This is a predicted structure of a 528-nucleotide part of an RNA (small-subunit ribosomal RNA, 5' domain) from an uncultured bacterium. The RNAcentral record of the full RNA draws on ENA, Greengenes and SILVA.
Context: one part of a larger RNA
RNA sequence: AUUGAACGCUGGCGGCAGGCUUAACACAUGCAAGUCGAACGGUAACAUAAAGAAGCUUGCUUCUUUGAUGACGAGUGGCGGACGGGUGAGUAAUGCUUGGGAAUCUGGCUUAUGGAGGGGGAUAACUACGGGAAACUGUAGCUAAUACCGCGUAAUAUCGAAAGAUUAAAGUGUGGGACCUUCGGGCCACAUGCCAUAGGAUGAGCCCAAGUGGGAUUAGGUAGUUGGUGAGGUAAAGGCUCACCAAGCCGACGAUCUCUAGCUGGUCUGAGAGGAUGACCAGCCACACUGGGACUGAGACACGGCCCAGACUCCUACGGGAGGCAGCAGUGGGGAAUAUUGCGCAAUGGGGCAACCCUGACGCAGCCAUGCCGCGUGAAUGAAGAAGGCCUUCGGGUUGUAAAGUUCUUUCGGUAGCGAGGAAGGUGGUUAGUUUAAUAGGCUAGCCAAUUGACGUUAACUACAGAAGAAGCACCGGCUAACUCCGUGCCAGCAGCCGCGGUAAUACGGAGGGUGCGAGCGUUAAUC
Numbered sequence: 001a002u003u004g005a006a007c008g009c010u011g012g013c014g015g016c017a018g019g020c021u022u023a024a025c026a027c028a029u030g031c032a033a034g035u036c037g038a039a040c041g042g043u044a045a046c047a048u049a050a051a052g053a054a055g056c057u058u059g060c061u062u063c064u065u066u067g068a069u070g071a072c073g074a075g076u077g078g079c080g081g082a083c084g085g086g087u088g089a090g091u092a093a094u095g096c097u098u099g100g101g102a103a104u105c106u107g108g109c110u111u112a113u114g115g116a117g118g119g120g121g122a123u124a125a126c127u128a129c130g131g132g133a134a135a136c137u138g139u140a141g142c143u144a145a146u147a148c149c150g151c152g153u154a155a156u157a158u159c160g161a162a163a164g165a166u167u168a169a170a171g172u173g174u175g176g177g178a179c180c181u182u183c184g185g186g187c188c189a190c191a192u193g194c195c196a197u198a199g200g201a202u203g204a205g206c207c208c209a210a211g212u213g214g215g216a217u218u219a220g221g222u223a224g225u226u227g228g229u230g231a232g233g234u235a236a237a238g239g240c241u242c243a244c245c246a247a248g249c250c251g252a253c254g255a256u257c258u259c260u261a262g263c264u265g266g267u268c269u270g271a272g273a274g275g276a277u278g279a280c281c282a283g284c285c286a287c288a289c290u291g292g293g294a295c296u297g298a299g300a301c302a303c304g305g306c307c308c309a310g311a312c313u314c315c316u317a318c319g320g321g322a323g324g325c326a327g328c329a330g331u332g333g334g335g336a337a338u339a340u341u342g343c344g345c346a347a348u349g350g351g352g353c354a355a356c357c358c359u360g361a362c363g364c365a366g367c368c369a370u371g372c373c374g375c376g377u378g379a380a381u382g383a384a385g386a387a388g389g390c391c392u393u394c395g396g397g398u399u400g401u402a403a404a405g406u407u408c409u410u411u412c413g414g415u416a417g418c419g420a421g422g423a424a425g426g427u428g429g430u431u432a433g434u435u436u437a438a439u440a441g442g443c444u445a446g447c448c449a450a451u452u453g454a455c456g457u458u459a460a461c462u463a464c465a466g467a468a469g470a471a472g473c474a475c476c477g478g479c480u481a482a483c484u485c486c487g488u489g490c491c492a493g494c495a496g497c498c499g500c501g502g503u504a505a506u507a508c509g510g511a512g513g514g515u516g517c518g519a520g521c522g523u524u525a526a527u528c
Base pairs, nucleotide, nucleotide: 001527002526003525005524006523007522008521009520012375013374014373015372016371017370018368019367020334025332026331027330029329030328031327034079035078036077039076040075042072043071046070047069048068049066050065051064052063053062054061055060056059086287087286088285095212096211097210098209099208100207101206104204105203109200110199111198112197113196114195115194117151119149120148126141127140128139129138130137131136157166158165159164171192172191173190174189175188176187179186180185213259214258215257220250221249222248225247226246227245228244229243230242231241232240262284263283264282265281266277267276268275269274289310290309291308292307293306312323313322314321315320340365342364343363344362348361349359350358351357352356378408379407380406381405388399389398390397391396412469414464415463416462417461422455425451427449428448429447430446431445432444433443434442435441472517473516474515475514476513477498478497479496483512484511485510486509487508493500494499
């Protein structure tokens, strides 16, 4: 000088930050990933409308029906749950940092070319009958799709030297003048979606080199081991895997073994070189009760998905089941020690055409002097140098302009008022342009209107009252700024080092005085 600190004494306000370093110990409860009706069959609930019936109070009350409309429980389907959030157990190199490389993939986004024809069979929901304590589940029957499967089409794709062979798709919404119509629509236009291919961007996988802890009281290690040929496998190079062949490969420039440890940008210190460190923020990696495994998918071997084994906890009708906070809060435990079971999606960001919905990401608030910074606890005047305290050589000195008194001010806090900015958008209307057959509709831009704020009793500002509500802690032998008295008597005690204390202790305890910092001050621990 510094700290994610703790402890002791003390404590007025604000801003900005930070807050389980220990048990990767176990977890009650709530929330943390859903969304789309513009993919689909539908209609459990709510609302509207229409029709019918009943009641009478003669215009509303109730009931029934109709998915007809707004919407929508459960279900099929799509996209997203691989991001965001947490932790640092493992890992001394399959990691990280820096610099290179070739044998790769890449949803959504973007540029461009071409295509989107014609069919089929199922299945959930639902219905019926069952099984089971439950979790859940069986059989039969009905039905839809952007779910699934053939057929046709086929190149700049794939295979191949060539010839040739093989391979795809899905619709939906809005609007409409003619024309057609089985009144469902066809058809046309626009928007969006779908398929194939070639690029881009982004993301990811792989390889190489150098650097990246301690121990030699660890000196030899290695059989898929090192290389080759061939094959398999992967998105992709490769002993990645396998068959055969050769006997290599690594090592005092420290192999192997063992202990410790996430790495970096950075942080702390230091004149620097260096040393120490890796909280918060950012990048990368690894992990998700412990161990193993794959499925789906563009992407996982997947924190809030699946399967198996194990430990633990819970339910059970004993047959069988359920669970995983190293997400946010919170609980127990451990510990010197670390916070609220808060508010809101208003902003930023993510999923969805949008409206909007979800979002413990995030924005805020709460707690804590944990740190840094700022402000205040009053200002001026005031000598009779008051009283009291302490000391005294008894003259006085000191506390001390300190107080009182007088004259002022009102920051912060308190009470009341006023009141920005964080709001961009979205919705409705309207004008212009563009698209178009279209004065529908869509898109873009402008104008108008009513609106959207958790924080929030916001910040800032104004008024009011009154010095009113606001100072402590450590030290005073030397190092080291600051001295006397009393008590004690090698006792009680102090102490970082030297050392103090055995009757005049500036070193122990108290008092007066002083010194240093100040809403803090000391101590302990740790680093330079």